[in-house]
Molecule: small-subunit ribosomal RNA
Organism: Johansenicoccus eremophilus
RNA sequence: ACCAUGGAGAGUUUGAUCCUGGCUCAGGUUGAACGCUGGUGGUGGGCUUAACACAUGCAAGUCGAACGAAGUCUAAGUUUUAAUUUAGAUAGCAGUGGCGGACGGGUGAGUAACGCGUAAGAACCUACCCCUUGGAGGGGGAUAACACCGGGAAACGGGUGCUAAUACCCCAUAUUGCUGAGGAGUGAAAGAAAGAGAUUUCGCCAAGGGAGGGGCUUGCGUCUGAUUAGCUAGUUGGGGAGGUAAAGGCUUCCCAAGGCGACGAUCAGUAGCUGGUCUGAGAGGGCGAUCAGCCACACUGGGACUGAGACACGGCCCAGACUCCUACGGGAGGCAGCAGUGAGGAAUUUUCCGCAAUGGGCGCAAGCCUGACGGAGCCACACCACGUGAGGGAUGAAGGCCCGUGGGUCGUAAACCUCUUUCAGUGGGGAAGAACAAAUGACGGUACCCACAGAAGAAGCGACGGCUAACCCCGUGCCAGCAGCCGCGGUAAUACGGGGGUCGCGAGCGUUAACCGGAAUGAUUGGGCGUAAAGCGUCUGUAGGUGGUUCCUGAAGUCUACCGUUAAAUCCCAGGGCUCAACCCUGGCCAGGCGGUAGAGUACUCAGGGGCUUGAGUUUGGUAGGGGCAGAGGGAAUCCCCGGAGAAGCGGUGAAAUGCAUAGAUAUCGGGGGGAACACCGGUGGCGAAGGCGCUCUGCUGGGCCAAGACUGACACUGAGAGACGAUAGCUUAGGGAGUAACCAGGAUUAGAUACCCUGCUAAUCUAAGCCGUAAACGAUGGAUACUAGGUGCUGUCAAACAACAGUGCCGUAGCUAACGCGUUAAGUAUCCCGCCUGGGGAGUAUGCUCGCAAGAGUGAAACUCAAAGGAAUUGACGGGGGCCCGCACAAACGGUGGAUUAUGCGGUUUAAUUCGAUGCAACGCGAAGAACCUUACCAGGGCUUGACAUGCCAAGAACCCUUUGGAAACAGAGGGGUGUAAUUUAUUUUAAACUUGGUCACAGGUGGUGCAUGGCUGUCGUCAGCUCGUGCCUUGCGGUGUUCGGUUAAGUCCGGCAACGAGCGCAACCCUUGUCUUUAGUUAAUAUCUCUAAAGAGACUGCCGGCGCAAGCUGGAGGAAGGUGAGGACGACGUCAAGUCAUCAUGCCCCUUACGCCCUGGGCGACACGCGUAAUACAAUGGCCAGGACAAUCGGAAGCCAACCUGCGAAGGUGCGCCAAUCCUCUAAACCUGGCCUCAGUUCGGAUUGUAGGCUGCAACUCGCCUACAUGAAGCCGGAAUCGUUAGUAAUCGCUGGUCAGCUAUACAGCGGUGAAUACGUUCCCGGGCCUUGUACACACCGCCCGUCAAACGUGGAAAGCGAAGUUUACCCGAAGUCAUGACCCCAACUUUUCGAAGAGGGGAGUGCCCACGGUAAGCUCCGUGAUCUAUGUUAAGUCGUAACAAGGUAUCCCUACUGGAAGGUGGGGAUGGAUAAUUUUCUCC
Repeated sequence: ACCAUGGAGAGUUUGAUCCUGGCUCAGGUUGAACGCUGGUGGUGGGCUUAACACAUGCAAGUCGAACGAAGUCUAAGUUUUAAUUUAGAUAGCAGUGGCGGACGGGUGAGUAACGCGUAAGAACCUACCCCUUGGAGGGGGAUAACACCGGGAAACGGGUGCUAAUACCCCAUAUUGCUGAGGAGUGAAAGAAAGAGAUUUCGCCAAGGGAGGGGCUUGCGUCUGAUUAGCUAGUUGGGGAGGUAAAGGCUUCCCAAGGCGACGAUCAGUAGCUGGUCUGAGAGGGCGAUCAGCCACACUGGGACUGAGACACGGCCCAGACUCCUACGGGAGGCAGCAGUGAGGAAUUUUCCGCAAUGGGCGCAAGCCUGACGGAGCCACACCACGUGAGGGAUGAAGGCCCGUGGGUCGUAAACCUCUUUCAGUGGGGAAGAACAAAUGACGGUACCCACAGAAGAAGCGACGGCUAACCCCGUGCCAGCAGCCGCGGUAAUACGGGGGUCGCGAGCGUUAACCGGAAUGAUUGGGCGUAAAGCGUCUGUAGGUGGUUCCUGAAGUCUACCGUUAAAUCCCAGGGCUCAACCCUGGCCAGGCGGUAGAGUACUCAGGGGCUUGAGUUUGGUAGGGGCAGAGGGAAUCCCCGGAGAAGCGGUGAAAUGCAUAGAUAUCGGGGGGAACACCGGUGGCGAAGGCGCUCUGCUGGGCCAAGACUGACACUGAGAGACGAUAGCUUAGGGAGUAACCAGGAUUAGAUACCCUGCUAAUCUAAGCCGUAAACGAUGGAUACUAGGUGCUGUCAAACAACAGUGCCGUAGCUAACGCGUUAAGUAUCCCGCCUGGGGAGUAUGCUCGCAAGAGUGAAACUCAAAGGAAUUGACGGGGGCCCGCACAAACGGUGGAUUAUGCGGUUUAAUUCGAUGCAACGCGAAGAACCUUACCAGGGCUUGACAUGCCAAGAACCCUUUGGAAACAGAGGGGUGUAAUUUAUUUUAAACUUGGUCACAGGUGGUGCAUGGCUGUCGUCAGCUCGUGCCUUGCGGUGUUCGGUUAAGUCCGGCAACGAGCGCAACCCUUGUCUUUAGUUAAUAUCUCUAAAGAGACUGCCGGCGCAAGCUGGAGGAAGGUGAGGACGACGUCAAGUCAUCAUGCCCCUUACGCCCUGGGCGACACGCGUAAUACAAUGGCCAGGACAAUCGGAAGCCAACCUGCGAAGGUGCGCCAAUCCUCUAAACCUGGCCUCAGUUCGGAUUGUAGGCUGCAACUCGCCUACAUGAAGCCGGAAUCGUUAGUAAUCGCUGGUCAGCUAUACAGCGGUGAAUACGUUCCCGGGCCUUGUACACACCGCCCGUCAAACGUGGAAAGCGAAGUUUACCCGAAGUCAUGACCCCAACUUUUCGAAGAGGGGAGUGCCCACGGUAAGCUCCGUGAUCUAUGUUAAGUCGUAACAAGGUAUCCCUACUGGAAGGUGGGGAUGGAUAAUUUUCUCC
């Protein structure tokens, strides 16, 4: 010296994860609006909508020093007054004349344009201003004002007459003017004021220059749409002429046929442009208020006049619409100036003061005018500044809120004490702004200063589920409501509403709207395209883009330096002024753009030229091949026809049927015909750009590869448009037609079956010619070039071999990828070119256009709607996926249930009540291990209200006992008896405890609700073998590994191996019972050796042997009471089912409180047309009955068990011993055995039901108990579909005991023992479970998800006969005003000539012509609105029909195409794998 001040993310797809991708939020900003609130000051800002319409006032005038006239005032004169004259002053109204009204002020309609921005240019004009030179001589005729006359309602206008000028005209003069090649021609003027005057000042004319201003031209830049692709006739250029201030098709005549356009013309839509402003790290993106520059416009359209300047906001003419006046004849007007009004709108101010300042117009000046401007007013509209008090103050007051009831919090906050007075208020003083000597201030008695009183007058808004800072209570109960996104609300809402508290900002705070940001979500900086959206089906090639190596030249890009410019303001930096700040002032700068000048050439690109050979190509020699086209030939098979032979079926299926066949099929032999396709070889083998190509031979023909030299010398790559090819299906014409086969028909299947299966069959499939132009046209992967490890198989060339080159596969390194995977054949690293994508749906739809014979193809939206849709991978779950394994899961076997009767539970029904709960397995002989009252929760009736029960307070009384009345009882009433215990004290008394009664308030009470608020307990999967963790390792992560694998086990049991090594909960074992033995002890009359009881111990561990095995272990054996878990039990992992229970209990919240609480009597829970579950007993002879006989165990017993004896047929009663239990009792076990009877029957089976008579318990057996005896003697003769239990001391069968309990409904439940089987080949199948693997669109997890029609409601779009509006094009008609042209008609003072009559020049008017606005007609085009009706699509808790898809989704799915069907869909043809499973073959890899 240069460089630098600068970049944050979050929520939401999932069970979870990573990615893709949209939606949303946090920030900043505004001319804002709305809601709530509002103290002060400063500085700014304020119709974004109707360029809608405007009442009223003002916004452009000025000059008497240009002029005339008429006034007013003063003075003087004439005059008796009146009147009149002269001189001076004055400047108001009006007129002639000059200058200015082209500036200033407003608005943004139009305009996509040289309009604007920027940088240049040449063919121009310029009043006022500045500089320079020269000049101003002589004449003339009018005219307004004014006067008079008359017109009109008015606006206004006519005639006659008079008059002035710096008004007008003529002559003279004339340069460095103008015209012209030149000779030459031509063109001007005005005076006024002051002064006694000289003179001065202001003006006038011509010419040159300047400054400032303006006109014109050009390069570059300047929005969207191609569903706008062709546009253009003065159009493009030239010659002549005209016109303009000026170049120019600016205009006209003639000539030529050009000009613009894919680098986007034309058309359509939208829009004033810029400096700037907002945002952003920047690059960018949005906007174009205020301020400043430019443009355009001035009621709408057209036009010119005047002028230096206009086609003129507050001028003119015409047309149109609108408004107003009118005497109806005719006139007037233009706020997009300042105020203001109406309207529109969410929305935007005073009909203010002043020219004091700045600026402008006129004027010599004084001055006048100025809604420009300077100020004030209104508005929190924005920015900035200030205030609403400061210090102290803990009984942490009252009160609010919360509460675990202890307290906490609002909170030093308040009160109270001390202090201050900014701002606001009152009073006093009081500027700068004034230039310019004086005078002059709207603001304004303002800013500022001083004094005074008093904390006095001054805080709200939003939020508090996450994002996002901030939490509790009450109310509500999917209601009311909230919501930016996700989402809250269905009785415990931090999400709604209120309250308290807290957080944020603060005279504001929120909301809405809009823009940028975040958004790398259009990606230049800075994205992508195998599967998420995205590579054209493939190739050839035009424009374009890009391009090997070397040299020379140039210097276009590029780079360097300098110059000009990029207005000011703004931004930024520095300094300064208002007390600060906002605001204002002064100075300064970068970067970038454009233009110019000079240079660099050592880099690269570029242009021109010369070389080179490696890219590319040519040539020679080989070589492989289903490459293409055409022709010829061949055999196998199907079918048909003919003939032989033959005899009843064939065919087809899961099973069948339709069909064919005695008119002879099928099967078989021979002959013939016809069409289509070419077995084996055949192969991730070959060829081709892709589609695609396969018998053999021949002809023609394209491309590739290899080898070696030679040649050309960058000739290359890509490729928008364009062109060619392009499976199948389909279309047209003509053939052909064997097989197959959409449609169709029939048969099956089915609830249906427009399908899958079967029988037939048409188009089609084949050929030729033409069309179509699409596919999952796929490697879902564009082309080219270079570089970046290898290994291994195959094909081709060469070859002895290795190697090399070209291709084709697999595995794999680095690297890449969201992952899967890719990996020299890239999805790696780079370059070039093309195509394509930007959330899902709507939709590849609508519309328009192009193509096509049609089918249709190509191009291709929007409204509306959702917060997702999606990719890959993970864990589960599931599969009419696979593998392995287990279980009374099946099978084998035994016995049942389902049929009968009864018992019992449930449903249903009934009822005043039939209390409640439990509901697939896992509710239903369950809660209930026992409802006559009680229980009891239900119903009816009668009663009680601090209560039946608890605690506290007061009063009285001891407690308590008895009698009696009413009543169904509860309860109510009457009467009598009774005085205790403890302490103190002599005693009385008093007090206390317990209890009773009465009173009062807190409260009690509730089997009322919520098991979806809960605890606890329980069921179930399941006694299944699983479920996890730590560390390590792998993965971006979810997660995986371990736990998988090979064996083995009852077992995640153990062993081996292994990126795992260990551990925990489960398994097993430890515990109990039982089986054997030992020891010790026990006493129940005695005896304890055995047996018994109890305690302790031993015993079993695959320990031993054989076989197999690495091992674990399996198998066989020995021994043993027991053998491989000896048997049984208890024991139930992580979890699942919002499983069950608020009625066991506990408990939050809610609810009831003279009742949903409590007491009582009676009833009900026991009903009964029915259905279901679970049991008992049976149907009989393996039995029943009678008689006799034998053998258990568990358990229980004092309000008890009850012996023995007596009575009774019996239930039982009476009496009474023993026993608080190894002692006594219940206690006779039964099946069984022996003998007898019965003899197959509704029976000597079966016992229901009913009657009678009894017994027992109990206040009480009617509803509603049990038992006994006698009598009665129903159904039932082994049970349909279906279904249950059981693997050994088990099933089956037999009895016994207990709990509950007064009694019992027990045939239940829980236990005990007696007798005591059969069968298991085995794992195909059913069910359940475990492990591994696979697919998945499921995760509420298949009882999942999900598609389409139809029906309903709502929304949006499309079509549509038409109807209506707007814009625009073309042609024609009309043709106002006006310029220009014409000019034969009319008029005319100045000048010229004149013979004085007039003529000419020139001017004006009328007329005519061209052009032309408005208007009209016709035909189009574009666009908008509307439209009977038709149709598509979307959305909407619980509609209908089916079940298409996701698993092999039950016919694998999907793509294109054709046909077809209520619908999803189905079928045919070709294609894809983005198909599961199994097998075979081939290839590769690993061990």